Bacterial small signal recognition particle RNA from Candidatus Sabulitectum sp., 100 nucleotides, folded computationally.
Its mean pLDDT, the model's own confidence on a scale to 100, is 80.
Lineage of the source: Bacteria > Pseudomonadati > Candidatus Fermentibacterota > Candidatus Sabulitectum.
It matches the Rfam family "Bacterial small signal recognition particle RNA". On this family, see Rosenblad et al., Nucleic Acids Res 2003: "SRPDB: Signal Recognition Particle Database".
RNA sequence: AAUCAGAACCCGCGCGGCGUAACCCCGCGAACCCGGUCAGGGCCGGAAGGUAGCAGCCGUAAGUGGAAUGUUGCGGGUGAUGCGGACAAUUCUGUUUGUG
Numbered sequence: 001a002a003u004c005a006g007a008a009c010c011c012g013c014g015c016g017g018c019g020u021a022a023c024c025c026c027g028c029g030a031a032c033c034c035g036g037u038c039a040g041g042g043c044c045g046g047a048a049g050g051u052a053g054c055a056g057c058c059g060u061a062a063g064u065g066g067a068a069u070g071u072u073g074c075g076g077g078u079g080a081u082g083c084g085g086a087c088a089a090u091u092c093u094g095u096u097u098g099u100g
Stems, first nucleotide, its partner, number of pairs: 001097002004094005010085005015079002018075006025066004034059004042051003
């Protein structure tokens, strides 16, 4: 220097782990513009009773906090990661050959 092969690099498909979000569970959570029940009081009625309905209470929505497994989605300079493909050029390693 050449040849061959492999690896890095490129592409595709995966696996596990990490991070994050959602779902499930528990809690908090609405003066009024959620629901139920509606004391008091109001209205209608001769009365019986009816009616709307504030506070309170109960249950929840948006939201928010927690619990820790699982499932799903997303993400990476993940991982002594797997498989396949491509390989013009570059780098590295090795076989062989030639030259000095």